[in-house]
Context: one part of a larger RNA
RNA sequence: CUGGGCGUAAAGCGUCCGCAGGCGUUUCCCCAAGUCUGACAUUAAAGUUCGGAGCUCAACUCCGUGAUGUGUCGGAAACUAGGGAAAUAGAGUCAUACAGAGGCAACUGGAAUUACGUGUGUAGGGGUAAAAUCCGUUGAUCCACGUAGGAACGCCAAAAGUGAAAACAGGUUGCUGGGUAUGUACUGACGCUCAGGGACGAAAGCGUGGGGAGCGAAGGGGAUUAGAUACCCCCGUAGUCCACGCCCUAAACGAUGUGUGCUCGAUGUCGGACUUCAAUCGUGUUCGGUGUCCAAGCUAACGCGGUAAGCACACCGCCUGAGUAGUACGGCCGCAAGGCUAAAACUU
Numbered sequence: 001c002u003g004g005g006c007g008u009a010a011a012g013c014g015u016c017c018g019c020a021g022g023c024g025u026u027u028c029c030c031c032a033a034g035u036c037u038g039a040c041a042u043u044a045a046a047g048u049u050c051g052g053a054g055c056u057c058a059a060c061u062c063c064g065u066g067a068u069g070u071g072u073c074g075g076a077a078a079c080u081a082g083g084g085a086a087a088u089a090g091a092g093u094c095a096u097a098c099a100g101a102g103g104c105a106a107c108u109g110g111a112a113u114u115a116c117g118u119g120u121g122u123a124g125g126g127g128u129a130a131a132a133u134c135c136g137u138u139g140a141u142c143c144a145c146g147u148a149g150g151a152a153c154g155c156c157a158a159a160a161g162u163g164a165a166a167a168c169a170g171g172u173u174g175c176u177g178g179g180u181a182u183g184u185a186c187u188g189a190c191g192c193u194c195a196g197g198g199a200c201g202a203a204a205g206c207g208u209g210g211g212g213a214g215c216g217a218a219g220g221g222g223a224u225u226a227g228a229u230a231c232c233c234c235c236g237u238a239g240u241c242c243a244c245g246c247c248c249u250a251a252a253c254g255a256u257g258u259g260u261g262c263u264c265g266a267u268g269u270c271g272g273a274c275u276u277c278a279a280u281c282g283u284g285u286u287c288g289g290u291g292u293c294c295a296a297g298c299u300a301a302c303g304c305g306g307u308a309a310g311c312a313c314a315c316c317g318c319c320u321g322a323g324u325a326g327u328a329c330g331g332c333c334g335c336a337a338g339g340c341u342a343a344a345a346c347u348u
């Protein structure tokens, strides 16, 4: 090693791209490196396999013979590798359609909050379980009109859609990425996965410069309470927003890596194509998404069940009792905060 696992027990990298590496469709021919096979050589002795012998047996000792490895020469050609030729079912290109909050930028809209102005109007308003702090006769709240500014986009709206993930929602325009279906015109294995590497990566946080309506860590005050560094209330700075540059984490979750093939049904929904039809709707077939319920099967159970956690293959990542600890030390990265990599003593 044969012969363990990773949804929830320890364990899938947050996601993708991708060099090396590993693995790779069908047919024919060649080759003979891997593979199989014959002979010979070698593989010191002991040991070991098998057969036998000797100590009463055995251990032990002795004799014979193998095994294994390596080399040389010869043979086989199914599979793998290599060379050549061809193919089209994988992959891609092209053509015609289609859906979409996919991305970036500019412009723009209405509702609401807030502030300010004007008018009207008078004693309250606000807030709570109840209050108080707070606002108000220097005229608040309420109502009307106007102005300013920032942020977020009601209904549509959905188990809906798009995106690799993070994520994406008022409208219009410009630029732009990806996807699906149909045709089967073209290329002809160009593919899959991927250590290292690279890119993207919510929120919070950091740097510089703007912006600042609402909300609101910190902070102040009022309550509550034995206390109340809280929960509730009144304020309120950073922040939240924009540009550029960092940070690189998350219950980054489907707690489920990616790709491919195979394996009953039922019922929704989104986007295509086809079908009956004059057409729409509807029915049926089919391809691609997204849900629910289930046969077989799987699972410790829960549950999963063609979007598998079923049956298989390829490749990567990861786990090995708990605590110490995702810590120390070292290294790399970062402006910092910190991140990544990652122990041990000791305890149990």
Base pairs, nucleotide, nucleotide: 004319005318006317007302008301012316014200015199016198017197021193022192023191025087026086027085028084029083030082033080034079035076036075037074038073039072040071041070042069050064051063052062053061054060090190091187092186093185094183095182096181097180098179102176103175104174105173106172107171108170109153114148115147116146117145118144119143124135125134161168162167205246206245207244208243209242210241214240215239219235220234221233222232257315258314259313260312261311262310265293266292267291268290269289270288271287272286273285274284276282297304298303321348322347323346330341331340332339333338
Predicted 3D model of a 348-nucleotide part of an RNA (small-subunit ribosomal RNA, central domain) from a Candidatus Peribacteria bacterium. Taxonomically the source falls in Candidatus Peribacteria (Bacteria, Bacteria candidate phyla, Candidatus Peregrinibacteriota). It was read from a public genome assembly. The coordinates come from a structure-prediction model, not an experiment, and the mean pLDDT is 88. Rfam family: Bacterial small subunit ribosomal RNA.